[in-house]
C1' cells in the first nucleotide's frame, strides 16, 4: 500500500431576523370572598427533543385490585460461572459449526421414560428389510468329452455389493463360512459405567471394564429444572360541578386479583348490559437503579469511592425557516514549488417527547479514530 | 399513551396432525339465442405481506420488520 474484520466518536459551530410552545415579570381589559383569579394577533427575559424520543418485542420502579401464605392450571426460560433493581440483556469461558486468519453463527436441558410423525420413491423407515445380486437344495428340460456344464421353476439361507431415499440400524482389514454377518479378532469413531489429574464449574487429558453400537424429530405432545399474581398514567389520589335511574347475575355457607382450593387476619357490596351527566381543575410530573470525569477492586461486564453536571414537561400535545461566516463531503474549471491553494455549484439522514427507567430489534446521509488478520512490497 | 386483532387469486373466504395450494363470484374462450342476458363447458390467474431460521419438507411451527383494523376518561 491493498483487501478484510472488531470496536468507538459523533449527529455540524458561531452570530443575525422572523416564527411556536411552557414559565417567569410587565401592561390592558375583567371578576369577585380584596389579595388571588380569568383572557390576551400585546411587550420584555430565560428556557425548549433523540441515539434511536421509533417498534411496543422483554424487564423492572410507581399505583390499583383488603393483607399474608401454600398448592394446581396457564406462560416463559435452558450449557457454566459471574454482572444486574430485574431481565428473554451484558461479560468471561465450556462446548458445537463455518473461515487460512483475525473472528463470526448457535431458542446450546432431556430422543437408552413415554407416545406421535417421516409425503413421494422404495422390497424394506424403526420389533428393519430378500427388488437385484450371492449361496448351496428340489424338480424338470437341453448339452456332454459322463467328470460335470447351462436354462427354467419351487421352496431356503445371507445386509458383503447393486438399486431407492432427506434418512437403510458403526468404519477400515482379517478370520470364518455354502455365501455370509461383530459371528468373532485388531485398529479407529461413538456410549454407557467405574478410576486418576486439573479447573468454582460446564469440560478438557489420561487409564481400565462392557460388542453396548442405541437413527431423525421437543421453534410435535411431554419429561426435569428455574423464574413468574393480574391490570396498567386514559393506572391512581383530592376538589368543584351536573344528572335519572333501569334490569339481570354473585353475595355474611364470604362475592370482588386468571381460576380453583387451604389457613389466619379482616368485615360489605361488587360485576354484567342499557340509559343519563360532565368534556373543568390540582396532584401523580420529573433530580434518576442519572450523565461525565479520576482513583481503585476485577480478564471484563460491572461495582466502591471522591469531584463535577444536568432550567421540556403540556389543552390530542411547540422546539421551524431564511441570510451571512467558518468547517466537513462531492462535483467542475483555474493555478501550481505537486504538499496543495484559489472561485463556482451541489448536498447533511433516520425521524420527533407525553409516568419513568435498564435492554433488545430495526431506520439512519456524511466525517473521523483505534485495535487485531491476510497478501505484496521496501529496509 | 395504552392493549388487541389480522394479512391466501381481481374480489369473498377454506386450507385439519407440517407431505404436489382450493371452493364461489368475476375475467377470457366456446356452445344456446336474431343478439343480449340467464344457463352449459372450459381454460388461464399465486412472491401464501416482507426477511431470517427449526425441519428431509413450511401457508401451517418459532423469531424479527412492513401493511390494514378494532378498544379505552371521570361521575353517579
Nucleotide at each position: 500500500u491493498g483487501g478484510g474484520u472488531c470496536g468507538g466518536u459523533g449527529a455540524g459551530a458561531c452570530g443575525g431576523u422572523c416564527g411556536c410552545g411552557u414559565c417567569g415579570c410587565g401592561c390592558a381589559c375583567u371578576g369577585c370572598a380584596u389579595g388571588c383569579g380569568g383572557u390576551g394577533u400585546c411587550g420584555c427575559g430565560c428556557c425548549g427533543a433523540g441515539g434511536a424520543a421509533c417498534g411496543u418485542c422483554c424487564g423492572g420502579g410507581c399505583u390499583g385490585c383488603g393483607c399474608a401464605g401454600a398448592g394446581g392450571a396457564g406462560a416463559a426460560c435452558g450449557g457454566u460461572g459471574g454482572g444486574u433493581a430485574a431481565c428473554g440483556c451484558c461479560c468471561a469461558c465450556c462446548c458445537g459449526g463455518g473461515g487460512a486468519g483475525a473472528c463470526c453463527c448457535g431458542c446450546g436441558a432431556g430422543a437408552a421414560a413415554g407416545u406421535g410423525c417421516a409425503a413421494c420413491a422404495g422390497a424394506g423407515a424403526g420389533u428393519a428389510g430378500a427388488c437385484c445380486g450371492c449361496c448351496g437344495g428340489g424338480c424338470u428340460c437341453g448339452g456332454u468329452u459322463c467328470g460335470c456344464c447351462g436354462a427354467g421353476c419351487c421352496g431356503g439361507g445371507u445386509a458383503a455389493g447393486g438399486g431407492u431415499g432427506a434418512a437403510a440400524g458403526g468404519g477400515u482389514g482379517g478370520u470364518g463360512u455354502a455365501a455370509g454377518a461383530g459371528a468373532c479378532c485388531a485398529c479407529c469413531g461413538g456410549c454407557g459405567c467405574c478410576c486418576g489429574u486439573g479447573g468454582u464449574g460446564a469440560c478438557a487429558c489420561g487409564g481400565g471394564c462392557g460388542g453396548c453400537c442405541a437413527g431423525g424429530u421437543a421453534a410435535a405432545c411431554c419429561u426435569c429444572g428455574u423464574u413468574c399474581g393480574c391490570a396498567g398514567c386514559a393506572a391512581g389520589g383530592c376538589c368543584a360541578g351536573a344528572c335519572a335511574g333501569a334490569a339481570g347475575a354473585c353475595g355474611u355457607u364470604g362475592a370482588c386479583g386468571c381460576u380453583c382450593c387451604u389457613c389466619g387476619c379482616c368485615g360489605a357490596g361488587u360485576c354484567u348490559u342499557c340509559g343519563g351527566g360532565u368534556a373543568g381543575g390540582c396532584c401523580g410530573c420529573u433530580a434518576g437503579a442519572g450523565g461525565g470525569u479520576g482513583u481503585c477492586g476485577g480478564c471484563a461486564a460491572c461495582g466502591c469511592c471522591a469531584c463535577u453536571c444536568c432550567g421540556a414537561g403540556a389543552g390530542a400535545g411547540a422546539u421551524g425557516a431564511c441570510c451571512g461566516u467558518c468547517a466537513c463531503c462531492g462535483c467542475c474549471g483555474a493555478g501550481u514549488c505537486c504538499g496543495c491553494u484559489c472561485g463556482g455549484c451541489g448536498g447533511g439522514a433516520c425521524a420527533g417527547a407525553a409516568c419513568c427507567c435498564g435492554g433488545c430489534g430495526u431506520a439512519u446521509g456524511a466525517u473521523c479514530c483505534g485495535g487485531c488478520c491476510c497478501a505484496u512490497u521496501c529496509c | 399513551g395504552g392493549g388487541c386483532c389480522u394479512g391466501u387469486a381481481g374480489c369473498u373466504c377454506a386450507g385439519c396432525u407440517g407431505g404436489c395450494a382450493g371452493a364461489g363470484c368475476a375475467u377470457c374462450g366456446g356452445a344456446c339465442u336474431u343478439u343480449u342476458a340467464a344457463u352449459c363447458c372450459g381454460c388461464g390467474g399465486g412472491u401464501c405481506g416482507c426477511g431470517g431460521g427449526u425441519u428431509c419438507g413450511a401457508g401451517c411451527c418459532c423469531c424479527g420488520c412492513c401493511g390494514g383494523g378494532c378498544c379505552c376518561a371521570c361521575c353517579a

Model confidence (mean pLDDT): 81 of 100. This is a predicted complex of two RNAs, RNase P RNA and transfer RNA, with 455 nucleotides together.